The RNA shown here (Bacterial RNase P class A) has 396 nucleotides and comes from a bacterium.
């Protein structure tokens, strides 16, 4: 000094025109509603992305309980809540260092692990292989017998025999001695493994003693068992509220028809108009006495529209605290885009970085655009800056 790898962060700065969305200010015009300028301030991200997770928020349904379905699944702890986060255990792989004859262990860094149950129960295991589980003789080794042979030795019969060798992703505990016809937990150490107890630890799980010879291997991202949480939908194009036109109702007037009674209709009754008849006399009696439409006030329902939800929010940040850490209290600042499927843009200079050229200059400069909010996860991302580790190289 270069290079990998991991893990935080950043992810262009500045000006100048001349546009677009918000918001305050302000001027003009206008009776108002508003129109139409001028100014100031603000105006994309680490993922705004996929919409895979969890949640706030809102409307509609909704006795309760059980089956049954989903997710998750070593411990602990953080959140509002999570399939995510911190920690922490035990397992596996890498690489380095090191201990033992070996089986097989320590320590360090990094990485991964759907990391609960295989003595409940069913269920699978292709190919090879003798044999894939109430549990295995293919070949080998060994003992007997029997045959052949001078013998060495060979074949064949029964029976021992998981020490070799051989299939396989995976073969009936392993290492090393001891024993044996050869052999094996047969015996003995040690290693691993199950039980049982001590000890330390909330705990997963670690240490230590006895113990048992090992005694039914694997697969639960196969049904399955156990334990936790969930289970009514649909989602801001949720959903509140205001709200024309046009249709619909009521009512007034058009237009002499009104009141009362049973709700309406028909009817009754009572006033009142007209008309005839009749009387001293509106004294009596008898008939009949509407409906659209254009206007104009009102309702309900909520369609075009309008506003609001919508920017104070599980908010950032800085400081002290409590935790190893995630995260949590206290205490101050600041509060920072809100379109309506639409704005956050163009154009031009100078610098920063890269490429290339001797030079002037000349070219690029990721991934990628909110939409209702947060948490998270995953993907995509030129280049840069700090740590942290290894590796090569130079100089001491």
């Nucleotide at each position: 000094g270069g290079g990998g790898c991991g893990a935080a962060c950043c992810g262009g700065g500045c000006c100048g025109c001349c546009g677009c969305c918000a918001u305050g200010a302000u001027g003009u015009c206008g009776a108002a509603a508003g129109g139409c300028g001028u100014c100031a301030u603000g105006g994309a991200g680490g993922a705004a992305a996929g919409u895979c997770c969890g949640g706030g928020c809102u409307c509609g349904a909704c006795a309760g309980a059980g089956c049954g379905c989903g997710a998750c699944g070593c411990c602990g702890g953080c959140u509002a809540a999570c399939g995510g986060c911190c920690g922490g255990g035990c397992g596996c792989a890498u690489g380095g260092c090191u201990g033992g004859c070996g089986a097989c262990g320590g320590c360090c860094a990094u990485g991964c692990g759907a990391c609960a149950g295989a003595c409940a129960g069913c269920g699978c295991a292709a190919c090879a292989g003798a044999a894939a589980a109430c549990g295995a003789a293919c070949c080998g080794c060994c003992a007997u017998c029997g045959c052949a042979u001078c013998a060495c030795u060979g074949c064949g019969a029964u029976g021992g025999u998981a020490a070799g060798g051989g299939u396989g992703a995976a073969a009936a505990g392993g290492u090393g001695g001891g024993g044996u016809a050869a052999g094996a937990g047969c015996c003995c150490a040690c290693c691993g493994c199950g039980u049982c107890c001590g000890c330390g630890g909330c705990a997963a799980c670690g240490u230590g003693g006895a113990u048992g010879g090992c005694a039914u291997g694997g697969c639960a991202a196969g049904c399955c068992u156990c334990g936790u949480c969930g289970c009514c939908g649909a989602g801001c194009a949720a959903g509140g509220c205001c709200g024309a036109a046009c249709a619909g109702c009521g009512g007034g007037a058009g237009c002499a028809c009104g009141g009362c009674u049973c709700g309406u209709g028909c009817g009754g009754u009572c006033g009142c108009g007209a008309u005839g008849c009749u009387u001293u006399g509106g004294u009596g009696c008898a008939u009949c006495g509407g409906a659209c439409a254009c206007c104009c006030c009102g309702c309900g329902g909520g369609u075009a529209g309008g506003u609001c939800g919508c920017g104070u929010a599980a908010g950032u940040c800085a400081a002290g605290g409590a935790g190893c850490a995630a995260u949590c209290c206290u205490c101050g600042a600041c509060g920072a885009a809100g379109a309506u499927g639409g704005a956050u843009g163009g154009c031009g200079g100078c610098c920063a970085c890269c490429g290339c050229g001797c030079a002037a200059g000349c070219g690029g400069c990721a991934c990628a655009g909110a939409a209702c909010c947060c948490g998270g996860c995953u993907u995509a991302u030129a280049g840069g800056u700090u740590c942290g580790u290894c590796c090569c190289u130079u100089u001491u």
It matches the Rfam family "Bacterial RNase P class A". Rfam's curators write: Ribonuclease P (RNase P) is a ubiquitous endoribonuclease, found in archaea, bacteria and eukarya as well as chloroplasts and mitochondria. By type it is a ribozyme. Model confidence (mean pLDDT): 77 of 100. The gene name in the source record is rnpB.